[in-house]
Context: one part of a larger RNA
RNA sequence: UUGGGCGUAAAGUGUUUGUAGGUGGCUUUUCAAGUCCAUCGUCAAAUCGCAGGGCUCAACCCUGGACAGGCGGUGGAAACUACCAAGCUAGAGUACGGUAGAGGCAGAGGGAAUUUCCGGUGGGGCGGUGAAAUGCAAUGAGAUCGGGAAGAACACCAACAGGCGAAAGCACUCUGCUGGGCUGUCACUGACACUCAGAGACGAAAGCUAGGGGAGCGAAUGGGAUUAGAUACCCCAGUAGUCCUAGCCAUAAACGAUGGAUACUAAGUGCUGUGAGUAUCGACCUGUAUAGUGCUGCAACUAACGUGUUAAGUAUCCCGCCUAGGAAGUACAUUCACAAGAAUGAAACUC
Numbered sequence: 001u002u003g004g005g006c007g008u009a010a011a012g013u014g015u016u017u018g019u020a021g022g023u024g025g026c027u028u029u030u031c032a033a034g035u036c037c038a039u040c041g042u043c044a045a046a047u048c049g050c051a052g053g054g055c056u057c058a059a060c061c062c063u064g065g066a067c068a069g070g071c072g073g074u075g076g077a078a079a080c081u082a083c084c085a086a087g088c089u090a091g092a093g094u095a096c097g098g099u100a101g102a103g104g105c106a107g108a109g110g111g112a113a114u115u116u117c118c119g120g121u122g123g124g125g126c127g128g129u130g131a132a133a134u135g136c137a138a139u140g141a142g143a144u145c146g147g148g149a150a151g152a153a154c155a156c157c158a159a160c161a162g163g164c165g166a167a168a169g170c171a172c173u174c175u176g177c178u179g180g181g182c183u184g185u186c187a188c189u190g191a192c193a194c195u196c197a198g199a200g201a202c203g204a205a206a207g208c209u210a211g212g213g214g215a216g217c218g219a220a221u222g223g224g225a226u227u228a229g230a231u232a233c234c235c236c237a238g239u240a241g242u243c244c245u246a247g248c249c250a251u252a253a254a255c256g257a258u259g260g261a262u263a264c265u266a267a268g269u270g271c272u273g274u275g276a277g278u279a280u281c282g283a284c285c286u287g288u289a290u291a292g293u294g295c296u297g298c299a300a301c302u303a304a305c306g307u308g309u310u311a312a313g314u315a316u317c318c319c320g321c322c323u324a325g326g327a328a329g330u331a332c333a334u335u336c337a338c339a340a341g342a343a344u345g346a347a348a349c350u351c
Base pairs, nucleotide, nucleotide: 004322005321006320007305008304012319014202015201016200017199021195022194023193025088026087027086028085033081034080035077036076037075038074039073040072041071042070043069050064051063052062053061054060091192092189093188094187095185096184097183098182099181103178104177105176106175107174108173109172110154114150115149116148117147118146119145120144121143125136126135163170164169207248208247209246210245211244212243216242217241221237222236223235224234259318260317261316262315263314264313267296268295269294270293271292272291273290274289277285300307301306325350326349333344334343335342336341
């Protein structure tokens, strides 16, 4: 390499858009490139395989005709793939109508709590812990009442097996702009599709640059304890950060540890969103259809655990990745980055 694999053993890119490439629905026609059939030429001899023969046998030697296959020529076939031309509507998309939603961005508003400041009452502790101490407090703390300010997060409702989003993620209320889904009509286009190397975009937290902001929390740091020690766990403080704006970074157990698309393959039971029918003032109901999201489970699969119409079942297409452990996601080199670092990514040696 082939084969075999990728939920948990090595292995699915964090997600998505999409170029080249690969693959591609139904019907008819053309053509004959692929494909198939026949035939001709050629593929030296020896060797190998088969049949027969010669050395006493064998090795060895001699004779004979091949099979299969490659390349080229000629003649033919037309099912399949490709091509040409025409058409179709089941895939895909569009139009018009409906609908659910923490989908996104921007703006405005709200109350509770916390901290702090001012004032009143009051007068000795508060706080903290396993127990304490550091700490705060007669310059009047803690408690309580009134008023002001600030920043961050949005209890209950409604928490959940719920919803939306490609993923990351998204939850106080209102408004504006805006993306996608599902669905009805079956009106329109007529294969316009699937996947996707390279490439583009988005991408939690932490971190970086500049300017703001800074209530609470809180790496670092200081102090108090604990301890043999305690660079920790516990306590008192507390800087960066956490927040906003603009720009970087590009990584996570970025997990369903499960790539995407399509089709098929027992059932049962929930939830969410549409819609059809009967009927109608309204509501209810019924079975059918569909999109999503859970649980149990037959067959099947699996090393087992388990998965099981949301497959890890049965198949097809395309991409990514794996090939014993360590050395090592390291070294070197290149690209990117302000940096931190990221991406690509070995070997000696060892076992």